[in-house]
RNA sequence: UGAGUCAGCCAGGCAAUCGCUAAAAUGCAAAUUUUAGAGGAAAGUCCGGGCUCCACAGGGUAAGGCGCCAGGUAAUUCCUGGGAAACGUGAGUUUACGGAAAGUGCAACAGAAAAAAUACCGCCUUGGCAACAAGGUAAGGGUGAAAUGGUGUGGUAAGAGCACACCGCGCGUAUGGUAACAUACGUGGCAUGGCAAACCCCGCCUGGAGCAAGACCAAAUAGGGGUUCACAUUUCUUUUAGAAAUAAGCGUGGCCCACGCUUGAACCCGGGUAGGUUGCUAGAGGUGUGUGGUGACACACAUCCCAGAUAGAUGAUUGUCCACGACAGAACCCGGCUUAUCGGCUGACUCUUCCU
Numbered sequence: 001u002g003a004g005u006c007a008g009c010c011a012g013g014c015a016a017u018c019g020c021u022a023a024a025a026u027g028c029a030a031a032u033u034u035u036a037g038a039g040g041a042a043a044g045u046c047c048g049g050g051c052u053c054c055a056c057a058g059g060g061u062a063a064g065g066c067g068c069c070a071g072g073u074a075a076u077u078c079c080u081g082g083g084a085a086a087c088g089u090g091a092g093u094u095u096a097c098g099g100a101a102a103g104u105g106c107a108a109c110a111g112a113a114a115a116a117a118u119a120c121c122g123c124c125u126u127g128g129c130a131a132c133a134a135g136g137u138a139a140g141g142g143u144g145a146a147a148u149g150g151u152g153u154g155g156u157a158a159g160a161g162c163a164c165a166c167c168g169c170g171c172g173u174a175u176g177g178u179a180a181c182a183u184a185c186g187u188g189g190c191a192u193g194g195c196a197a198a199c200c201c202c203g204c205c206u207g208g209a210g211c212a213a214g215a216c217c218a219a220a221u222a223g224g225g226g227u228u229c230a231c232a233u234u235u236c237u238u239u240u241a242g243a244a245a246u247a248a249g250c251g252u253g254g255c256c257c258a259c260g261c262u263u264g265a266a267c268c269c270g271g272g273u274a275g276g277u278u279g280c281u282a283g284a285g286g287u288g289u290g291u292g293g294u295g296a297c298a299c300a301c302a303u304c305c306c307a308g309a310u311a312g313a314u315g316a317u318u319g320u321c322c323a324c325g326a327c328a329g330a331a332c333c334c335g336g337c338u339u340a341u342c343g344g345c346u347g348a349c350u351c352u353u354c355c356u
Base pairs, nucleotide, nucleotide: 002351003350004349005348006347007346008345009344010343012321013320014319015318016317017316018315020037021036022035023034024033025032026031039327043338044337046336047335048334049333050332051210052209053208054207058257059256060255061254063206064205065204066203067202068082069081070080071079072078083097084095085094086093087092098201099200103199104198105195106194120141121140122137123136124135125134126133127132149167150166151165152164153163154162168190169188170187171186172185173184174183175182176181214278215277216276217275224269225268226267227266228265229264232246233245234244235243236242237241247263248262249261250260251259285304286303287302288301289300290299291298292297
């Protein structure tokens, strides 16, 4: 100088005029003043929760989710660190990362043969004039995404872990590490591949519905009409009656058991209301400093209040500056992930070229 990798920040600014919403204060009221007023993703509704209700809510099954190890968190399939594998010269990136000898299944076509699979060409031996036949072989070739552990040497009729050396794989021991794992040594010739993001097996986890949840107030109607099932039995006592058991019905995922409640439950038609208040924003909150930690984060102190609309609020005009502004608007709240995106700024690290 050029090209990269990882992380963080900003999201048009300022001024004037008019306009919109909320809170507080003043005011009989109208209104006035002050303060505040959409995002890094508010998006997707994909996860995890807080909160509300069923409801007092247990066990099993089914169903669903997760899957290397250790930490963080309210919790998670999230985040951080480590291990392994793959990719990259490297800084770094990615991973749906338990089990294929428990079983079932799949791999078209090609190929001799696609898993307890196999001899097409070839090579060697014997017989034969030859064509060919018999036996051996899986080193070479072919087919294929994938073909009997790999390389080398010896050996053999030709070959083959047949033997040996190294590597790979299995098992054992030792060391380091919380662990996943790593290293070293020893031992065994070691036939039996891939896919579980196929069914499955193993381990761990999981009630459901949702702010249109729920609570309160006011008002109106027709205390309407119809159908089906049940409304029952037994025992005890203090015999008016009560209690218990069975049966029936109901109980916010299905089924079974348990438990609770009730003697009722379900369906159809028709009518009325759908208005107001609350839930609704002070929080697993933001910011700053210090301490601990590789880090996610935790603790302590200080400080701040930062939208609560409800047919749904922040817009318009002018001037000016500039990086000339994309993607794009809260609706109970929070923590993640994913997706979209014009530009600008900062830090650390890697590689290449040149100069000293």
Bacterial RNase P class A from a Gammaproteobacteria bacterium, 356 nucleotides, folded computationally. It is recorded under the gene name rnpB. The coordinates come from a structure-prediction model, not an experiment, and the mean pLDDT is 76. RNAcentral holds the sequence, with entries from ENA. Its Rfam family is "Bacterial RNase P class A". It is annotated as a ribozyme.